[in-house]
The RNA shown here (transfer RNA) has 82 nucleotides and comes from a bacterium.
RNA sequence: GCCCAGGUGGCGGAACUGGAAUACGCGUACGGCUCAGAACCGUAUCCCGCAAGGGUUGAGGGUUCGAAUCCCUCCCUGGGCA
Numbered sequence: 001g002c003c004c005a006g007g008u009g010g011c012g013g014a015a016c017u018g019g020a021a022u023a024c025g026c027g028u029a030c031g032g033c034u035c036a037g038a039a040c041c042g043u044a045u046c047c048c049g050c051a052a053g054g055g056u057u058g059a060g061g062g063u064u065c066g067a068a069u070c071c072c073u074c075c076c077u078g079g080g081c082a
Stems, first nucleotide, its partner, number of pairs: 001081007010026003019065001027045006046055003058074005
C1' cells in the first nucleotide's frame, strides 16, 4: 500500500428486510428478607427538559417521509496479502 471483519449506555452484548435505540446479562442505587451478612426478591438505572418534546450508535457529510442499518471521506482495533 491492497483486501476482509469490527467500533452501540459504566461493562458485556442484541437490534431480523431501513420503521420502538439501548432487549438481555453484569454492575450500581434504594428497599425487602436476616440478629447481622451472603444468597435471593422488588423497584430504578443514557443525556437535556416540569411536561410536551428533543438529542445520542467512532467522526463528518449524503440518500430517504424515516438511517445503528444504505452510500462517500476520514479515525481507531483485529486478521490476511505484498
Its Rfam family is "tRNA". The family's RNA type in Rfam is transfer RNA.